[in-house]
RNA sequence: GCGGAUGGCUGGAUGACCGCGUUUACCUAGGUAAGCGAGGAAAGUCCGGACUCCACAAAACAACGGUGCCGGGUAAUGCCCGGCUGGGGUAACCCAAGGGAAAGCGCCACAGAAAAUAAACCGCCUGCGUUUACGCAGGUAAGGGUGAAACGGUGGAGUAAGAGACCACCGCGGGGCUGGCAACAGUCGCGGCACGGCAAGCCCCACCGGGAGCAAUGCCAAAUAGGAACCUUACGGGCGCAUGCCCAAGACUGUUUUGGUCUGAAGGUUCGGGUUGGCAGCUAGAUCUGUUCAGUAAUGAACAGGGCAGAGGAAUGGUCAUCUAGGGGCGGGGAAACCCACCUUGGACAAAAUCCGGCUUAUAGGCCGUCCGCGCGU
RNA sequence: GGGCCUGUAGCUCAGUUGGUUAGAGCAGAGCGCUCAUAACGCUUUGGUCGUAGGUUCAAGUCCUACCAGGCCUACCA
Numbered sequence: 001g002c003g004g005a006u007g008g009c010u011g012g013a014u015g016a017c018c019g020c021g022u023u024u025a026c027c028u029a030g031g032u033a034a035g036c037g038a039g040g041a042a043a044g045u046c047c048g049g050a051c052u053c054c055a056c057a058a059a060a061c062a063a064c065g066g067u068g069c070c071g072g073g074u075a076a077u078g079c080c081c082g083g084c085u086g087g088g089g090u091a092a093c094c095c096a097a098g099g100g101a102a103a104g105c106g107c108c109a110c111a112g113a114a115a116a117u118a119a120a121c122c123g124c125c126u127g128c129g130u131u132u133a134c135g136c137a138g139g140u141a142a143g144g145g146u147g148a149a150a151c152g153g154u155g156g157a158g159u160a161a162g163a164g165a166c167c168a169c170c171g172c173g174g175g176g177c178u179g180g181c182a183a184c185a186g187u188c189g190c191g192g193c194a195c196g197g198c199a200a201g202c203c204c205c206a207c208c209g210g211g212a213g214c215a216a217u218g219c220c221a222a223a224u225a226g227g228a229a230c231c232u233u234a235c236g237g238g239c240g241c242a243u244g245c246c247c248a249a250g251a252c253u254g255u256u257u258u259g260g261u262c263u264g265a266a267g268g269u270u271c272g273g274g275u276u277g278g279c280a281g282c283u284a285g286a287u288c289u290g291u292u293c294a295g296u297a298a299u300g301a302a303c304a305g306g307g308c309a310g311a312g313g314a315a316u317g318g319u320c321a322u323c324u325a326g327g328g329g330c331g332g333g334g335a336a337a338c339c340c341a342c343c344u345u346g347g348a349c350a351a352a353a354u355c356c357g358g359c360u361u362a363u364a365g366g367c368c369g370u371c372c373g374c375g376c377g378u
Numbered sequence: 379g380g381g382c383c384u385g386u387a388g389c390u391c392a393g394u395u396g397g398u399u400a401g402a403g404c405a406g407a408g409c410g411c412u413c414a415u416a417a418c419g420c421u422u423u424g425g426u427c428g429u430a431g432g433u434u435c436a437a438g439u440c441c442u443a444c445c446a447g448g449c450c451u452a453c454c455a
Base pairs, nucleotide, nucleotide: 001374002373003372004371005370006369007368008367009366010365012323013322014321015320016319017318018317020037021036022035023034024033025032026031027030039349043360044359046358047357048356049355050354051213052212053211054210056259057258058257059256060255061254064209065208066207067206068205069083070082071081072080073079084098085096086095087094088093099204100203104202105201106198107197108196121144122143123140124139125138126137127136128135129134152170153169154168155167156166172191173190175188176187177186178185179184217280218279219278220277227271228270229269230268231267232266236247237246238245239244249263250262251261252260273454274453275452287306288305289304290303291302292301293300294299326345327344328343329342331340332339333338379451380450381449382448383447384446385445388404389403390402391401406422407421408420409419410418428444429443430442431441432440
């Protein structure tokens, strides 16, 4: 200098005038002053929660759903960090849906002799027939063909020809030792030399999980038709003046046990009717910033400081001026990088709606750092 | 804001690792029948299965991400 990999930050600024929303204070019933006023993804709604409600709650089991190597982090997760294994890449790095195929079931089209308790098309060897082509019988699975995949691979020895039938190495299975919390790695023997793939096929194993969602939910006001039809069970006893209480029975969640709640009326469905009003929920949270300590890191702890939208058909805008990241043009200096001057242009993806923590997707540009490869110079 | 669905020929829809065939009806074109048209009969054209990636020997179908479209949502008696 060129090419590549990866991490982080930012994503226009200032002033004036006018116009908005909200908080606080004052005055008074609408003004004055001050402060604050969209994002790194606010998006997708893919996950995890906080919070609210549901007569149901706890435990065990079942169904359904989710995750899937090991360790750590977190309120929690399918997220994050660090490792291990496998694959890609010269490398830096990147990807993984990473447990189990001897628990069982299922699938492997076409081609091919044969696709899993699977086999002989061509070929090779031996014997017989035969003038030669060739035919029959036996042996064989090393070579060839088909296919994504053909009952381990390479070499040797052996054989009529071959074959883990035998041997060495690799591979596979299981065991010992060493290191590591572990996943695993290394090493040393032993073994029969044998048992394909697909689990993002059903399934088995381990772990986790109640359902809905702020349009949740709570309160107030107003008006009407406490309208009509249909369905559902229990309707026993005792005490008591009555309200009420007790026992039994019935109902509630997929089942069971324990506890609890409800039951003399309540609940459900359909048609029809009345309101489409106001208040709360609504922003102080697993919060933000800085420093120190612990840790490889994610993250945690301590100390100090901050208060950063809360709308309700939905506010944060308009005008003017100046500066400016970057782009383009021309000129000068310079080996180049780059510097100076003038003109011109002038910022992507995109907008809160209960709130957080992640993931994924979109993104004009600008800045900072680390690493790898190639080439050159000193 | 939240929740739930859909995407296959010009149109309306089947098909969905339940495997290696993409189909039905209507429409279009041609032929036949008829004096002629319609009806009817026969033949035939037309497919990035929303897009991209992944699993697998093989994906319309299984999985993931994105795109486009549609539906639902408050209270009282």
This is a predicted complex of two RNAs, RNase P RNA and transfer RNA, with 455 nucleotides together. Rfam match: Bacterial RNase P class A. It is annotated as a ribozyme.